[in-house]
Context: one part of a larger RNA
RNA sequence: CUGGGCGUAAAGCGCACGCAGGCGGUUGGCCACGUUCCCGCUGACAAUGGUCGGCUUACCUGAUCGGGGUGCGGGAAAACGAGCCGACUGGAGGGCCAGAGAGGGAGACGGAAUUCCGGGUGGAGUGGUGAAAUGCGUAGAUAUCCGGAGGAACACCAAUGGAGAAGGCAGUCUCCUGGCUGGUUCCUGACGCUCAGGUGCGAAAGCGAGGGGAGCGAACGGGAUUAGAUACCCCGGUAGUCCUCGCCGUAAACGAUGACCACUAGACGUGGGAGGUAUCGACCCCUUCCGUGUCGGAGCUAACGCGAGAAGUGGUCCGCCUGGGGAGUACGGUCGCAAGAUUAAAACUC
Numbered sequence: 001c002u003g004g005g006c007g008u009a010a011a012g013c014g015c016a017c018g019c020a021g022g023c024g025g026u027u028g029g030c031c032a033c034g035u036u037c038c039c040g041c042u043g044a045c046a047a048u049g050g051u052c053g054g055c056u057u058a059c060c061u062g063a064u065c066g067g068g069g070u071g072c073g074g075g076a077a078a079a080c081g082a083g084c085c086g087a088c089u090g091g092a093g094g095g096c097c098a099g100a101g102a103g104g105g106a107g108a109c110g111g112a113a114u115u116c117c118g119g120g121u122g123g124a125g126u127g128g129u130g131a132a133a134u135g136c137g138u139a140g141a142u143a144u145c146c147g148g149a150g151g152a153a154c155a156c157c158a159a160u161g162g163a164g165a166a167g168g169c170a171g172u173c174u175c176c177u178g179g180c181u182g183g184u185u186c187c188u189g190a191c192g193c194u195c196a197g198g199u200g201c202g203a204a205a206g207c208g209a210g211g212g213g214a215g216c217g218a219a220c221g222g223g224a225u226u227a228g229a230u231a232c233c234c235c236g237g238u239a240g241u242c243c244u245c246g247c248c249g250u251a252a253a254c255g256a257u258g259a260c261c262a263c264u265a266g267a268c269g270u271g272g273g274a275g276g277u278a279u280c281g282a283c284c285c286c287u288u289c290c291g292u293g294u295c296g297g298a299g300c301u302a303a304c305g306c307g308a309g310a311a312g313u314g315g316u317c318c319g320c321c322u323g324g325g326g327a328g329u330a331c332g333g334u335c336g337c338a339a340g341a342u343u344a345a346a347a348c349u350c
Base pairs, nucleotide, nucleotide: 004321005320006319007304008303012318014201015200016199017198021194022193023192025088026087027086028085029084030083033081034080035077036076037075038074039073040072041071045068048066049065050064051063052062053061054060091191092188093187094186095184096183097182098181099180103177104176105175106174107173108172109171110154115149116148117147118146119145120144121143125136126135162169206247207246208245209244210243211242215241216240220236221235222234223233258317259316260315261314262313263312266295267294268293269292270291271290272289273288274287275286276285299306300305323350324349325348332343333342334341335340
């Protein structure tokens, strides 16, 4: 190199955008770079075969002939690929008309609850557990009523539901803003797909600066349990959790399933749109497109299972795997304030 793989055995980058590169729709013409064929030349170029010779034969080897390979020159063909010129509309994009949505950012507002503070009532417990104790309480707690403060999160609706590339997104209203679906077939005319590097986004925890701090709560203190208990349970409680700006760049970042395209039985739900039927009308019913589920056929699969949202049948491009441990470690590089991240071995050993 050829070959085999990546849902769970090793293996899909967390996700996107995208330069180079790779690949690329229908049709006409030109060209002849790739491509195929023919002829000639080339040759101290190791295919292979025939004949003759040298070791008794073979293996091996010398000579020679055929034949092959490489390169160059000349000629032919024009299907396919490239290039150039032109055309097309099915891919892609746009216009117009509708539509759904916790998609994103900012601001304002709302009620319930917890806690705290002030006041009233009240007078001995309360809290907590398997049982207790620490704790709180006659300096008046718990309970209950009124008033106030502050922070965080938004019950019901709520779904097997929706939107988003992923992470992730949920009280209400307003402003700004991205994407998506359907209908029309009006416009452009291949403008496309993928993507090494690169760039951006990226839960939680963590870090820097400044705020904030109700509840919860690593660390820490105490009470229990226990042989012990650096835990599980209980009483407290600091960072943190929240906001702004800047870092970090990881995850069971999961559908453990890369992106895009085409094709290949059905059944039953559900969200959004269009058309038809029906009706006074809305439903119902039928068809169709997009999304999201359950089951299932062929096929696939080691099995489990997947099964038009494929793990089926094919195509293009990228990423990744190659026995276990050592090790996602050391060293070096890059990045980071740090924590560390990323790239990534070997000895040795089974």